[in-house]
RNA sequence: AGAGUUUGAUCAUGGCUCAGAUUGAACGCUGGCGGCAGGCCUAACACAUGCAAGUCGAACGGUAACAGCAGAGCUUGCUCUGGCUGACGAGUGGCGGACGGGUGAGUAACGCGUAGGAAUCUACCCAGUAGUGGGGGACAACUUGGGGAAACUCAAGCUAAUACCGCAUACGCCCUACGGGGGAAAGCGGGGGACCUUCGGGCCUCGUGCUAUUGGAUGAGCCUGCGUUAGAUUAGCUAGUUGGUAGGGUAAAGGCCUACCAAGGCUACGAUCUAUAGCUGGUCUGAGAGGAUGAUCAGCCACACUGGAACUGAGACACGGUCCAGACUCCUACGGGAGGCAGCAGUGGGGAAUAUUGCACAAUGGGGGAAACCCUGAUGCAGCCAUACCGCGUGUGUGAAGAAGGCUCUAGGGUCGUAAAGCACUUUAAGCAGGGAGGAAGGCCUAAUGGUUAAUAUCUAUUAGGAUUGACGUUACCUGCAGAAUAAGCACCGGCUAACUCCGUGCCAGCAGCCGCGGUAAUACGGAGGGUGCAAGCGUUAAUCGGAAUUACUGGGCGUAAAGCGCGCGUAGGCGGCUUGUUAAGUCAGAUGUGAAAGUCCACGGCUCAACCGUGGAAGUGCAUUUGAAACUGGCAAGCUUGAGUACUGGAGGGGAUGGUGGAAUUCCCGGUGUAGAGGUGAAAUUCGUAGAUAUCGGGAGGAAUACCGGUGGCGAAGGCGACCAUCUGGCCAGAUACUGACGCUGAGGUGCGAAAGCGUGGGGAGCAAACAGGAUUAGAUACCCUGGUAGUCCACGCCGUAAACGAUGUCAACUAGGUGUUGGAGUGGUUAAUCGCUUCAUUGCCGGAGCUAACGCAUUAAGUUGACCGCCUGGGGAGUACGGUCGCAAGAUUAAAACUCAAAGGAAUUGACGGGGGGCCCGCACAAGCGGUGGAGUAUGUGGUUUAAUUCGAUGCAACGCGAAGAACCUUACCAUCCCUUGACAUCCUAGGAACUUGGUAGAGAUACCUUGGUGCCUUCGGGAACCUAGUGACAGGUGCUGCAUGGCUGUCGUCAGCAGCUCGUGUCGUGAGAUGUUGGGUUAAGUCCCGUAACGAGCGCAACCCUUAUCCUUAUUUGCCAGCGAGUAAUGUCGGGAACUCUAAGGAGACUGCCGGUGACAAACCGGAGGAAGGCGGGGACGAGGUCAAGUCAUCAUGGCCCUCACGGGAUGGGCUACAAACGUGCUACAAUGGGGGGUACAAAGGGCUGCGAACUCGCGAGAGUAAGCGAAUCCCAAAAAACCCCUCGUAGUCCGGAUAGGAGUCUGCAACUCGACUCCUUGAAGUCGGAAUCGCUAGUAAUCGCGGAUCAGAAUGCCGCGGUGAAUACGUUCCCGGGCCUUGUACACACCGCCCGUCACGUCAUGGAAGUGGGUUGCACCAGAAGUAGCUAGUCUAACCUUAGGGAGGACGGUUACCACGGUGUGAUUCAUGACUGGGGUGAAGUCGUAACAAGGUAGCCGUA
Repeated sequence: AGAGUUUGAUCAUGGCUCAGAUUGAACGCUGGCGGCAGGCCUAACACAUGCAAGUCGAACGGUAACAGCAGAGCUUGCUCUGGCUGACGAGUGGCGGACGGGUGAGUAACGCGUAGGAAUCUACCCAGUAGUGGGGGACAACUUGGGGAAACUCAAGCUAAUACCGCAUACGCCCUACGGGGGAAAGCGGGGGACCUUCGGGCCUCGUGCUAUUGGAUGAGCCUGCGUUAGAUUAGCUAGUUGGUAGGGUAAAGGCCUACCAAGGCUACGAUCUAUAGCUGGUCUGAGAGGAUGAUCAGCCACACUGGAACUGAGACACGGUCCAGACUCCUACGGGAGGCAGCAGUGGGGAAUAUUGCACAAUGGGGGAAACCCUGAUGCAGCCAUACCGCGUGUGUGAAGAAGGCUCUAGGGUCGUAAAGCACUUUAAGCAGGGAGGAAGGCCUAAUGGUUAAUAUCUAUUAGGAUUGACGUUACCUGCAGAAUAAGCACCGGCUAACUCCGUGCCAGCAGCCGCGGUAAUACGGAGGGUGCAAGCGUUAAUCGGAAUUACUGGGCGUAAAGCGCGCGUAGGCGGCUUGUUAAGUCAGAUGUGAAAGUCCACGGCUCAACCGUGGAAGUGCAUUUGAAACUGGCAAGCUUGAGUACUGGAGGGGAUGGUGGAAUUCCCGGUGUAGAGGUGAAAUUCGUAGAUAUCGGGAGGAAUACCGGUGGCGAAGGCGACCAUCUGGCCAGAUACUGACGCUGAGGUGCGAAAGCGUGGGGAGCAAACAGGAUUAGAUACCCUGGUAGUCCACGCCGUAAACGAUGUCAACUAGGUGUUGGAGUGGUUAAUCGCUUCAUUGCCGGAGCUAACGCAUUAAGUUGACCGCCUGGGGAGUACGGUCGCAAGAUUAAAACUCAAAGGAAUUGACGGGGGGCCCGCACAAGCGGUGGAGUAUGUGGUUUAAUUCGAUGCAACGCGAAGAACCUUACCAUCCCUUGACAUCCUAGGAACUUGGUAGAGAUACCUUGGUGCCUUCGGGAACCUAGUGACAGGUGCUGCAUGGCUGUCGUCAGCAGCUCGUGUCGUGAGAUGUUGGGUUAAGUCCCGUAACGAGCGCAACCCUUAUCCUUAUUUGCCAGCGAGUAAUGUCGGGAACUCUAAGGAGACUGCCGGUGACAAACCGGAGGAAGGCGGGGACGAGGUCAAGUCAUCAUGGCCCUCACGGGAUGGGCUACAAACGUGCUACAAUGGGGGGUACAAAGGGCUGCGAACUCGCGAGAGUAAGCGAAUCCCAAAAAACCCCUCGUAGUCCGGAUAGGAGUCUGCAACUCGACUCCUUGAAGUCGGAAUCGCUAGUAAUCGCGGAUCAGAAUGCCGCGGUGAAUACGUUCCCGGGCCUUGUACACACCGCCCGUCACGUCAUGGAAGUGGGUUGCACCAGAAGUAGCUAGUCUAACCUUAGGGAGGACGGUUACCACGGUGUGAUUCAUGACUGGGGUGAAGUCGUAACAAGGUAGCCGUA
């Protein structure tokens, strides 16, 4: 410090997620030791048991228990007596139980934090001053009696005090009317020389108490400034409320309380209400600013079962006190009582979850005490827990035969791995044994020396000596002993993110933080091997901060991504021109105080280190006080004119309001003319019209809107404003002077204006036109189109308050290159006018630079650079929705969430693809122009379907369907039925035997089985070997079984041919980038062919050429081909001699290149025409298939990974099937006839094939063919007849002398075999069919059409396929349209790319949520009832020790009664919130449901916004 994830890719926006640190944690797996911390976050739920606050005999009366002593009795070891001593139960009294310890329920508050303040108290402590005199009356304990189950209690009697009450005194104290008045006390202990004594003591002294008071310290109370969560879907709250006066009350100010008076007080700087919450130092995180948090430790607060209350006291309204009420639990004799773990342990419960009913007061601290000492679950320690942090260990060195074994493998190896074993060492920790600090200071006893004192007593300080005090503790630590011995796991390994293979599984099981893995080769699931990371832990989950600049103070944005209010005016607020003076609030500087300690940071130090701890420093950014400064901001005062405004003179304008006046047009009415249609549409129909329409002419009525001018022209704040005239009226601009003197800008709330639609009332209503009706269209058509048509549109008044109210751009101000238009002014120059130029102000456009921007773009009218103020945004959906409030007559508007759900949604630009887009250019038998077909018939063949035991399998739009198959009777053959074989029909290895092989017979459908005959081979180094056969064993064979979506190879297609021209790269340049440029443009071409231009310059694969063939010629060659000339021969024939001229054959050359001429073109490329030429502009044809697309086809050609079968999914055999047949489709053949059929005759090819072959001639047969047989391995022989054509004859338009299917009969050939199921021949039969609906195919020249010939396959079996030649046309104006394609441009929400994407209803499942008659809780307001305990007031009903008394009583007190306040409780009525609710509303989500097709392209009616 970043990374992953939206896309085909890119940039930016934006969310989600991850890597880090942390925790009072929990869970899973695992677990050696120690140190140091921490440990109920949930039920402030309920608690059994034990302990947590006592102490003082030196305050008191005393003696229940213990011990001692003394005495007595006697039974000599017991009893009794004595408070005598140590002590001490219970009691009186004092001090302490207000500290310490726990918890965080309540509390949004002077509760806390910080800084201050004045009107207070403060036990114990310290210091000072003054005292401590003299009396009195009781009550506990105790005794006796009574009640009660108990708790406890009542009555009578006795008694002490540092308990209680007077009196005296009063320095200081308090009150005061300044005259005065008021108010205290307590003793106890130690010691003691004189003196006194009632022998108790007095007295003296010391100590310690006590009283009054002052000061201090400490602690506490009170007041104030500032700070302290969220919600405005909480906007008004408040009657003791705010203030005053008087009084009361308190320790103390104060409405704290009461009476009276006044009517105030708080609030948008957020009152009140609601929800949540103890606050802080700090802690975690972070670079910081911040954010989150408030366990442990420390400060403060609050609470103590719930609610209320006071008492006592220095202090409480009191955790282990009291009273009352309530709930709960327990005891009970049913009458009544007891209790409060949020103290320490512990129990139940709750929960994911949190410990021992431990030891000790040794230390520290606290209470009491004079002290010893006692108490102390505070505390110190121990126990449990890997809960966190820190440290240590689980060995170290050596060791290659790279062991065994595991895993993997390309079978060689690699890896675990120096790892292990082995060898040599070490002993921390654990274990055993032994030793052994520190935490201990004090206190006690003795002695000495000081102090106090009359004193060598006592007390006290110091010193010395002595005996002692440790829970932890078997302490820490040290030493010894033995032995590698006792000690490693967890997570991860697709990317982020370090780390890879095998097996299993097969969208299953599962994983997952995000993206996403898994559908048979998963580095992502599970296991294993290996690896990576951390390590006594490791992972997961939860939570916080970070990353997140993703709430932006530091530090973000708002044209299109979320985001500028529709527009003004204006309140509060914020901000504000120039100069001078003053002030000192802000600001700056210094000083002082404070900011507790701990913590963080730094330094040093102590535990062996560290964690941990100690000491010191720094810091604590704050607040307060004070002293200064005066630039800036603010305040005050005085001025200025530039901002702003006023006056004056002119100017333009659809600015607004009201009233009036026109013309054109539509419609309607009246009249005339006139006749059959009109209207409307893509085409129609509804509709109008013979009752006279439409058309046309004249007249009239009425409403609405204002053509031309008219213009990115004008005006207005926006909405908006358009005939003309008048009246009223707002704003703006220019010019030149004068005046005011900052009067300004913005603007939360507020207020006004605000298109259309809509609403109310009343008018008006021509045209248009929601709704509605009809006609069309359509599968449907509640639409688009048409015919009608009502609200409405118009006016007046009143509402509504919204729009894609848009420049998607808030207002104001300043500054920052230009160019060119436009509107309105002013000035000036050319002498004036017309007009032209220059300068300047204001308005409105375009282009463009810097700059900005994600890009697009903006660019003096900023989206640039700045300032001021306001508004708004924070992922998508849910949703601008629900609820609540406000407004509205309503419609609705405004304000405005959450649950839930997704990992995206969105912007700009790029490349493609697509468009029933536009435009441009171009091509193609693409259309057009033609010729011939298919679709109809019969038949052949293939396919789907059906059937079947099987009809084997594959191919399925073009690009499957006469396709694989260049040929299924058996075989082929893969299918079916049946019968057989199991190391196998085939390959390799091993063992044993045997030659191999073969004749015949029997059984069987055959495979096969059995018997039988013949036969002993080849090589040899004599051991044997090589083939072959049989048997056996196991490795293995075998598979046309699956996967073409695991693959190779091959092939098709778009797309070369008659028929695409594209696809890329290097360098450079442009762009943030994907990418672009080049390759676009102007021409041209068959062509990205070439030329020119050009930020491109070059290059590659394609095109073309090179290759084959064909067309012309030449040269060479001459047999099997040829034969002109010469010769010979024949009935005839190159038949023979010979020839090499010609044809042909087959080798090599030539030729064609826009080379030449003319024109066009841009002086180019090129095109057009022409000459010559056999051929002319790629001459014709072929081979040749760029980069890619279709998961195209093929595992059944072959090869091959994986999977599957192994007496079978392998192998053999026989028979059957692939040939089935209702109807369907494709491709052919033959026809329907006279351009023809039939008969007869006569010509002319090319290219092929041939020995298991072609087979002449001859003979036979009507024929298919048969017999015999020459020649030929072929330019020699054969197949072989070419056919159409031509000549002659016939048929005469007919189901025919057309057509030949079908069928009967007879045959031929091939072949083991023609039944299923071959071809051919002959005779006979003679079906459909008379040119083919919608639709559709091929072809542009030697082509179509037509005619025959050959070949491959093959025993036989072509109408198919592949070739060959013969005859031989028609048409092309042209590119509008259909189809396909190329280039440029454009739109896009597509990228699996339109066979795309995608919307809504409905149905089903599921989830959360709104409404809802209600129902049940919580909280709370108001009104009223009620009123426990307690306090205060009143009261003389009862009782009454101290004091007074005139002795009667009084004062005072207690009880009782009553009034006020008040908790619980109750009633009524509201508010608010939670839960639930039949039914119901919409929303989200879900697999391959239904219906349509709304949007994205002109999305097929452009889309969208508001409204009905």